[in-house]
Molecule: transfer RNA
Organism: Chironomus riparius
RNA sequence: GCUCCUAUAGCUCAGGGGCAGAGCGCUAGUCUUGUAAACUAGCGGUCGAGAGUUCAAAUCUCUCUGGGAGCA
Repeated sequence: GCUCCUAUAGCUCAGGGGCAGAGCGCUAGUCUUGUAAACUAGCGGUCGAGAGUUCAAAUCUCUCUGGGAGCA
């Protein structure tokens, strides 16, 4: 230099056109002499940035940025 993969909650990751989710975590409650565990409820996201397509984009296209891999 070229090609490909990847970026979504604090962390690990689903979701690939039609209201953004799970597990863990955190907070509160129940329980306990108390803590933990368990159970219940809740919190937490401008979906990496910009543009395009579309009635509608996390999702499709382009560019850029970060990370990873391959080739030279």